[in-house]
Context: one part of a larger RNA
RNA sequence: CCACGUUGAAGGAACUCGGCAAAAUCCCCCCGUAACUUCGGGAGAAGGGGGCCCUUGCAGGAGGCAACUCUUGUGAGGGGGCACAGAAAUGAGGGUGGCGACUGUUUACUAAAAACACAGGGCUCUGCGAAGUCGUAAGACGACGUAUAGGGUCUGACGCCUGCCCGGUGCCGGAAGGUUAAGAGGAGGUGUGCAAGCGCCGAAUUGAAGCCCCGGUAAACGGCGGCCGUAACUAUAACGGUCCUAAGGUAGCGAAAUUCCUUGUCGGGUAAGUUCCGACCUGCACGAAUGGCGUAACGACUGCCCUACUGUCUCCAACGUGGACUCA
Numbered sequence: 001c002c003a004c005g006u007u008g009a010a011g012g013a014a015c016u017c018g019g020c021a022a023a024a025u026c027c028c029c030c031c032g033u034a035a036c037u038u039c040g041g042g043a044g045a046a047g048g049g050g051g052c053c054c055u056u057g058c059a060g061g062a063g064g065c066a067a068c069u070c071u072u073g074u075g076a077g078g079g080g081g082c083a084c085a086g087a088a089a090u091g092a093g094g095g096u097g098g099c100g101a102c103u104g105u106u107u108a109c110u111a112a113a114a115a116c117a118c119a120g121g122g123c124u125c126u127g128c129g130a131a132g133u134c135g136u137a138a139g140a141c142g143a144c145g146u147a148u149a150g151g152g153u154c155u156g157a158c159g160c161c162u163g164c165c166c167g168g169u170g171c172c173g174g175a176a177g178g179u180u181a182a183g184a185g186g187a188g189g190u191g192u193g194c195a196a197g198c199g200c201c202g203a204a205u206u207g208a209a210g211c212c213c214c215g216g217u218a219a220a221c222g223g224c225g226g227c228c229g230u231a232a233c234u235a236u237a238a239c240g241g242u243c244c245u246a247a248g249g250u251a252g253c254g255a256a257a258u259u260c261c262u263u264g265u266c267g268g269g270u271a272a273g274u275u276c277c278g279a280c281c282u283g284c285a286c287g288a289a290u291g292g293c294g295u296a297a298c299g300a301c302u303g304c305c306c307u308a309c310u311g312u313c314u315c316c317a318a319c320g321u322g323g324a325c326u327c328a
Stems, first nucleotide, its partner, number of pairs: 001323008010314002014312001019309001027051005036041001038157001052079012080084001092307007099299002104116002120155007132141003158294004163224003168221002170217005177212003183206002188201005225243005252286001253283001264280005
């Protein structure tokens, strides 16, 4: 010096990205427990007290009664120690945000999560030799099922809700019309031959699906404006004008896991706060099942604060064990 342990004056997170690590809590009995809540929870909330040994009183229970033994509860008095759940094993707790409802699942060997799944919700396909899937096929799964079933896809408990746009793309529907392949059709032309003929080219007309066209459909893919003026201080604009669009973002939320400018501004917390919480709205570039906003409970998730506690630190020291190291 290193590893693993033990202890530490005063202070007590000043350490650090961050209380990482350590310390503290820990068992049983009794008392006592808030907001909120889906009334189940939250709860072991939190926070207190007791626990060893001896003597003794009372009230029970079991061994059928008695004797005696075992045992439960409760009261009184006393004793010793630094310490009485005397070792070991053995919750720290609270407040407030974000995300995900939850229990689960996952990158076997750097990620356990706010990712996946999930009950629940929607759309859509499928009438049974089902749709869909595997296979060249036979055949098989679906299913020895039958629309309260099966497949695909999106969302993700629950509560309150889910606005406008069908112009584009997709899908669905449409006995008309346009376009249109092979085929049908043959006016007409042409080669050859003396000719019959044998060939070649070929207009009109006719000819599906598709596309064009006409509608529907957004919990289909997706989209959801600009400029100018205006109120008796100022400021702002309920109001008006105009251009464009398929339609111009409704409710709710908002410097947000989204805010560039930005450490926005105000308030709270601190002596001091680029983080955090509550507001404001100027949303660079939220927004409604690529779901919006809330939400009790839950989480080895993530942010902030507080109590307790500590060698994390101020600032290091001593000791134990084993190494390293020196000598043999």
The part of an RNA shown here (large-subunit ribosomal RNA, domain IV) has 328 nucleotides and comes from Pacificispira spongiicola. Its Rfam family is "Bacterial large subunit ribosomal RNA". Its family is annotated with structural constituent of ribosome and ribosome in the Gene Ontology. The prediction has a mean pLDDT of 89. The RNAcentral record of the full RNA draws on Rfam.